[in-house]
């Protein structure tokens, strides 16, 4: 785009078309083919006339039932079952017929005998039928005539007729014949579906002669003779199918189709058959057989809607038991006329096409309502309403054609015209994620559902459902089905085959296809012209008619075809004559693992024999099995036997491929080179076919040293039917015969021509040169590398093409199923060749790119390992977590990157949890309205408190007042609250990779593109740090630096800090005067840059016990965290979308809980002691904090602390004692004078309150623990280790935590193999959720289709035999007939039926085989 459509929703009108695609299923009922009295005898019915005895009669007239006869019934109408065929289409042909019709010629004379109807008499239920006597014709039969006609033996012979009507003229007929027209029959060329898993078919078969038969040629039929005919250009068989003009689609070529209309064919319940006739083997005729239905008196009969309507059935599905012969046409008739379900009309159906309408203009308050909202508004929307108009269509009324030449109109309430009323009666359907025009809200929550493909839906769905809005089409709109297109996706036009599917393993060669140069010929192909044909309709163009259109119609063009004739001759073909460039042969050479056969050789392995000789050998990652004191292994000599041929050896050679490797001889194939000669296109390819064809395997017979499937043993392992080891049989070898496959690969068919080079190498020839060896140039043939154009999806190929062309063959058409099943062929078998389908998926695949990954490679780094020091893991306790428990043990964090984490401090509070008691505009804030008064305060009751409740006091300011404002309750409203959910809706903040060195951009360049380049490379660095190189040049975020602290110095400033010098003073002290030097404080500067020297290096830079320097190569530390990753963490810091809750999931209160305790883990503290504990004495910090505070000092207490109290808002006073350390004393290796848990008692402090559940003090008690398994953590220098100090939080404190501060102060690093993590380059990849990836097979479960299968049940077809109706034909003595002839009988053929054995095909089948899909 389309449709004979159907289904869903909806539906105003008209015109024109169309309407059982399925059951060629079955059919009730009615109708669809009759007509002629002018062929005939007649008169059953009707009407008239006449007659009448009123019963009726007369064919007299109009007419006419039945009958005889004529014509028609063979047309028209239906259907598409069969048919793959001369059925159809197209173009030809000769051996034919043709009623009615037209034209012509000649006739139409004279006779005869029957018969139906009717009458009489019978049979039968019926259908129907029998006998007798009678009768007519345009029925039937002779006679006569017949130029023409037919037959013929060429002499001759044969054969017609009908009359009717009319007063008549005349007319309609009849007979014979010639011709035409029309129609029909027959033959031929070409065209016309699928399957080769159908390859051979055929006996009347093919031809001839003769005969028969037909309208007619012919094996059409028969007899005889011959052995032919068809087939790979697809016979036969099987399946499917009416064919065509056309129709649909397409740019075309094609593809699909064959409804309606038209032409042809076939069929008429199924099968067979003939009759009649001009024509049939006959839809509404006959006979027979079968199935079915109906009637029956059971003896017999009847029937055929694939005619028009209609019914049942089937189906997704297809109409009225209508009107009329008015028109067109048909049959009959002289005609009038009759008949006509052909036809013309009407009815039903949006089934299709076409046309029209459902209003028009105006109308902003942008109404109401709906929907959305950022709450402002937006949108529906000029849409509606309102106002002003119009009346197509439909309706009502009136008029009213054409179709008809005189009459005749079913349609017809016609078309059409006019009038009237009134916007009146008339809009839906699908879609809105992308493709694809059109977006929001609500509901739902991987549910319900959608879906053409991709795919939507798991709580914010433009994708589901609804709504609002929008988009598209519109009396329709969607869906489904089907065809073509897009699809160059079967490629003729117009594709491919190195790696995506696809080159046969290789050659030889048959058919076929294709084929060099020249000359002349022919004219088959080819080209041109002409003629005929190519039906009409359709399509196209130009006109015409319906108001337009659809539709109808006139003319033209076209119908791309076929046939015939004439012409042209370049090319192709045919036949002819030549040529030598293709091909081949001859002559002469040299190369070679080319093939076959026979023989020969040495090295090595093994075994055997002998000698020497002694304890192991062998084997592996390590071992063991094995061998060996019965003498192995080792070594020497000898012998046997088999197999293979080191070095040479080479991207060297040869061969068609497989393949070929010691040497010699014989036989033999091919290629190459050189120069000439010869043949004269002899060529190329090659479906089938034939041959060769690695390894393994098979058969027979040999052989067997080594190796070695199977097998055995030993190891390895969770296992190890493996990898490793020790053995070991087939086999490997030979001969003969099979097999016929390989990643048989260059994954690249063969042949030929053309198209830049450069560098090797092998075999020839030649030139230069030449003693040789080697070399250089040219050329022919092979074999490699690299590379341009070109090609390619890219990779790559590139004169050895995958380039540009030609010839021929083979092969491919999404993945799986499957190279499988079945069938067939081959094979001894194994198996090979050929080769599907159902079903299933939306991909499978190629090349390249970026990542990630690798028990790949290279290079490098990190307390990563190593080297060290100290820990954890064992004990007790502290703390966090899991688990368990509980009314609750609130919540979160969970590998690294949770677990002394949020929490830098849970007795109440905190607090979010639980139990119980209460409040409800609420505990807090703002605003509005109403109403009340003051509020504040004071007191009482109840209660655990919160709360509830009672009483008391009574307004303030301004104003004269009304009233307003302020304050506090109450009521109402706008509004609150939520540590409720979602960190997977979010912001912000944070962890981690990682302080790792990376991550990107612009422009340019390369690539079809993804992308690349830059950023890679060579060096160097802590560093993508820097240098050099480079199709890159630059730039950004990171690195570094800039910032802070510490280390040195200088300057400035000196109080609360300092005190060298001077002076004063004290028991003592910067205590005082004073000083500004020092320390220090805190501000500003300086200093370090590989700057200098040397070595190495192009440079960057590196190195040095370098120098100098406080500091040296980043001086030490901090802050600082790129692009990103982990849907990492947090809705419980905060903020926030959505959802949920509102007398509760909110708020207040009391008590409890977060502190539980069999257990498990993490992080710590204290220890296990002598490098120690205890006692006494003594010394040295830094950094902090302090008014709700720090507190000196004095006194009391053993002590925690208490009482009193100076000073200090701090370089001033206080906390404050630093501790390890040092000196002396003691303990002497012990569960202790170690260790301190636990428990008892007595206290102190904080606080409303220490019971659950605080810290501290004193006395007493004195547990485990004697250095910690597997495993594991931190640390590279002022670090580890060790020692104490301070602070935040805080009433107090569970702090052994966290964060800071200083004191003392080590050891070790060879090095980068390994473990872990990371950076860069490279390589492989079937991964991309990225190796915690992907993914294979069995098993288990379900579902689906399918193969095999003992069998079972069908179907069509062929063959053979038996039987055989009707019927034509042939034969025929008895019966009938005067005869012609008939009956009957016989024969051939034969539908149908039966039997038999096969083949083909379908269904089903216990069981069984594999296959596909499915969730975890």
């Nucleotide at each position: 785009a389309u449709u004979g459509a159907a289904c869903g929703c909806u539906g105003g009108c008209g015109g024109u078309a169309u309407g059982c695609u399925u059951a060629a299923g079955a059919c009730a009922u009615g109708c669809a083919a009759g007509u002629c009295g002018a062929a005939c005898g007649g008169u059953a019915a009707c009407a008239g006339a006449c007659c009448u005895u009123c019963g009726g009669g007369u064919g007299c007239u109009g007419a006419c039932g039945a009958g005889u006869g004529g014509c028609g019934g063979a047309c028209g109408g239906g259907u598409g079952a069969g048919u793959a065929a001369c059925a159809c289409g197209u173009g030809g042909g000769a051996a034919u017929c043709u009623a009615c019709c037209u034209u012509g010629u000649a006739g139409u004379g004279g006779g005869g005998g029957a018969u139906a109807a009717g009458c009489c008499a019978g049979g039968g239920a019926a259908a129907c039928u029998u006998g007798g006597a009678c009768u007519a014709a345009u029925a039937c039969c002779g006679c006569a005539u017949a130029c023409g006609c037919c037959c013929u033996a060429a002499g001759g012979g044969g054969g017609a007729a009908a009359g009717g009507a009319g007063c008549a003229a005349u007319u309609c007929g009849c007979u014979a014949u010639a011709a035409g027209a029309u129609g029909a029959g027959c033959c031929c060329g070409c065209g016309u579906c699928u399957g080769a898993u159908u390859a051979g078919c055929u006996a009347g078969u093919u031809g001839g002669u003769g005969a028969g038969g037909u309208a007619a040629a012919g094996g059409c039929u028969c007899a005889c003779c011959a052995a032919g005919g068809c087939g790979a250009c697809g016979a036969u068989c099987a399946g499917u199918a009416g064919c065509u003009g056309g129709u649909c689609u397409g740019a075309g070529a094609g593809g699909a189709u064959g409804a309606c209309c038209a032409g042809c064919c076939a069929c008429a319940u199924u099968g067979g058959g003939a009759c009649u006739g001009a024509g049939a083997c006959a839809c509404g005729g006959c006979c027979c057989a079968g199935a079915c239905u109906c009637c029956u008196a059971c003896g017999g009969g009847a029937g055929g809607c694939a005619g028009c309507a209609g019914u049942c059935g089937g189906g997704a599905a297809u109409a009225u038991u209508g009107g009329a012969c008015a028109a067109u046409g048909g049959g009959g008739g002289c005609a009038a006329c009759c008949c006509u379900g052909a036809u013309c009309c009407a009815g039903c159906a949006a089934u299709a096409c076409c046309g029209c309408g459902u209003g028009u203009g105006u109308g902003a308050a942008g109404a109401a309502g709906g929907c959305c909202u950022g709450c402002g508004g937006g949108u529906u929307g000029u849409a509606a309403a309102g106002c002003a108009c119009u009346u197509u269509u439909a309706g009502u009324a009136g008029g009213g054609a054409a179709g008809a030449u005189a009459a005749u109109g079913a349609c017809g309430u016609u078309a059409c015209c006019u009038a009237c009323a009134g916007a009146a009666a008339a809009a839906g359907c699908a879609c809105c994620g992308g493709c694809u025009a059109a977006c929001u809200c609500c509901g739902u929550g991987c549910c319900a559902g959608c879906a053409g493909c991709c795919g939507c839906g798991g709580u914010a769905a433009u994708a589901c459902g609804g709504a609002g809005g929008g988009u598209g089409c519109a009396a329709g709109c969607g869906u489904u089905a089907a065809u073509c297109g897009g699809a160059a996706u079967u490629a003729c036009u117009g594709g491919g085959c190195g790696u995506a599917a696809a080159g046969c393993g290789u050659g030889c060669g048959u058919a076929g296809g294709c084929g060099g140069c020249u000359c002349a010929u022919u004219a088959a192909g080819u080209c041109a012209g002409a003629u005929g044909u190519g039906a009409a309709a359709u399509c196209c163009c130009c006109g015409g008619g319906c108001u337009c259109a659809a539709c109808c119609u006139g003319g033209g063009a076209a119908c791309u075809g076929c046939a015939u004739c004439u012409g042209a001759u370049a090319c192709u073909g045919g036949g002819g004559a030549g040529c030598u460039a293709g091909a081949a042969u001859g002559u002469g050479g040299g190369a070679g693992a080319g093939g076959g056969a026979a023989g020969u050789g040495g090295a090595a392995u093994u075994u055997c024999c002998g000698g020497u000789g002694u304890a192991g050998c062998g084997g592996u990652g390590a071992a063991a099995u094995g061998c060996a004191u019965a003498g192995a292994g080792a070594u020497c000599g000898g012998a046997a036997g088999g197999a293979a041929c080191a070095u040479c050896a080479g991207u060297g050679g040869c061969g068609a491929a497989g393949g070929c490797g010691a040497c010699u001889u014989c036989c033999u194939g091919g290629a190459c080179c050189a120069a000439c000669a010869u043949u004269g296109a002899c060529g190329c390819u090659g479906a089938g076919g034939c041959a060769c064809g690695a390894a393994a395997g098979c058969g027979u017979g040999g052989g067997u040293a080594g190796c070695a499937a199977a097998c055995a043993g030993g190891a390895u392992u969770a296992g190890a039917u493996a990898c490793c080891c020790u053995g070991g049989u087939a086999g490997u070898c030979c001969a003969c015969g099979c097999c016929g496959u390989a990643a048989a690969c260059g994954a690249u068919g063969u042949c030929a021509a053309c198209u830049a080079g450069c560098c090797g190498u092998c075999g020839g020839c030649u030139c230069c040169a030449a003693c040789u060896a080697a070399g250089g140039g040219g050329u022919c043939g092979g074999u490699g590398g690299u590379g341009c154009a070109g090609c390619u999806a890219a990779c790559g190929c590139a004169u050895u093409a995958a380039g540009u062309u030609g010839a021929c063959c083979g092969c491919c058409u999404g993945g799986g199923g499957a190279g499988u099943a079945c069938g067939c062929g081959c094979g001894c078998a194994a198996g090979c060749g050929u080769a599907a389908a159902a079903c299933u998926c939306a991909a499978a695949g190629g090349a390249a790119u970026u990542g990630a990954c690798g028990g790949g490679g290279g290079c490098c780094c990190g307390c990563a390992c190593a080297a060290g020091c100290g820990g954890u893991g064992g004990a007790g306790c502290a703390u966090g977590u899991g688990g368990u428990u509980u009314a609750a043990u609130u919540c979160g964090a969970u590998g690294a990157u949770a677990c002394g984490c949020g929490a830098g401090g849970a007795a109440c509070c905190u607090u979010a949890c639980c139990u119980g008691g209460g409040c409800u505009a609420g505990a807090a804030u703002g605003c509005u309205g109403g109403g009340a008064g003051a509020c504040c305060g004071u007191g009482g009751g109840u209660g655990a408190a919160a709360g509830c409740u009672c009483a008391u006091u009574u307004u303030g300011u301004a104003g004269c007042a009304a009233u307003a404002c302020a304050c506090u309750g109450c009521c109402a409203g706008u509004a609150a609250g939520g540590u409720g959910c979602u960190g997977c809706a979010u912001g912000g903040c944070u962890g981690u990779c990682g302080u790792c060195a990376g991550c990107u951009c612009g422009u340019g360049c390369c690539g079809u593109g993804a992308g690349g380049u830059g950023u890679u490379g060579g060096g160097u660095u802590a560093a993508g740090u820097c240098c050099c190189g480079c199709a890159a040049c630059g730039a950004g975020c990171g690195c570094a630096a800039c910032c802070c602290c510490c280390a040195u110095c200088a300057c400035u400033a000196g109080u609360u800090g300092c005190c060298a010098u001077c002076a004063g003073g004290u028991a003592a002290c910067g205590c005082u005067g004073g000083g500004a030097a020092c320390u220090c404080u805190a501000g500003u500067g300086a200093a370090a840059c590989u700057g200098c020297c040397g070595u190495c290096g192009u440079a960057a830079g590196a190195c040095g016990u370098g120098a100098g320097g406080a500091a040296g190569g980043a001086g030490g530390g901090g802050a600082u965290g790129a692009u990103g990753u982990c849907a990492a963490g947090u809705c419980a810091u905060c903020a926030u979308g959505g959802c949920c809750u509102u007398u509760a999931u909110g708020c207040c209160c009391a008590g409890g809980g977060c502190u539980a305790c069999a257990c498990a883990c993490g992080u710590g503290c204290u220890a296990c002691a002598a490098u120690g504990g205890a006692g006494u004495g003594g010394a040295c910090a830094a950094a902090g904090g302090g008014c709700u505070g720090c507190a000196a000092c004095a006194c009391a207490g053993c002590g925690a602390u208490g009482u009193g109290a100076a000073g200090c808002u701090a370089a001033u006073c206080c906390c404050a004692a630093a501790a390890a350390c040092c000196a002396c004393u003691u303990c002497u290796c012990a569960g202790u004078u170690c260790a301190g848990a636990u428990u008892g008692g007595a206290g102190u402090c904080u606080g409303c309150a220490a019971c659950u559940c605080g810290a501290c003090u004193c006395c007493a008690u004195g547990a485990a623990g004697c250095u910690g398994g597997a495993a594991u953590c931190g640390c590279u220098a002022g670090u580890a280790a060790u020692c104490g100090u301070a602070u935040a939080u805080c009433a107090g404190c569970a702090a052994u935590g966290a964060u800071a501060c200083g004191g003392u102060g080590a050891a070790u690093a060879c090095g980068u193999u390994c473990c872990c993590g990371g950076a860069c380059c490279u390589u492989g990849c079937a991964c991309a959720c990225a190796c915690c990836g992907c993914c294979c097979g069995u098993c288990a479960a379900g579902c689906c289709a399918u193969g095999g299968a003992a069998g079972c049940c069908g179907g069509g077809u062929g063959u053979a035999c038996c039987u055989a109706a009707a019927g034509u034909c042939g034969g025929u003595a008895a019966c009938c007939g005067u005869a012609a002839g008939g009956a009957g009988c016989c024969g051939c053929c034969u539908a149908g039926g039966g039997u038999a054995a096969a083949a083909c095909u379908g269904g089903u089948g216990a069981c069984u085989g594999g296959g596909g899909c499915u969730a975890a």
Notes
This is a predicted structure of a 1416-nucleotide RNA (small-subunit ribosomal RNA) from an uncultured Gammaproteobacteria bacterium.